[in-house]
RNA sequence: GGGGCCAUAGCUAAGCUGGGAUAGCGCUUCGCUGGCAGCGAAGAGGUCAGGGGUUCGAACCCCCUUGGCUCCA
Repeated sequence: GGGGCCAUAGCUAAGCUGGGAUAGCGCUUCGCUGGCAGCGAAGAGGUCAGGGGUUCGAACCCCCUUGGCUCCA
């Protein structure tokens, strides 16, 4: 220098053929319990790496950039 893969909540990940942004763990509150642990219920928490484009509509498609892993030279 060139090719491929990855980037979604604090952490680990799912997200189907473009239309509801989700789960587990963690966190907060409440209930059961004398208390802890545990169990149950409710809740908060997201510029979907950044920018632009396509589209009625983008985490998803296209382009550029950034970071990580990897292959070739």
Molecule: transfer RNA
Organism: Paenibacillus macquariensis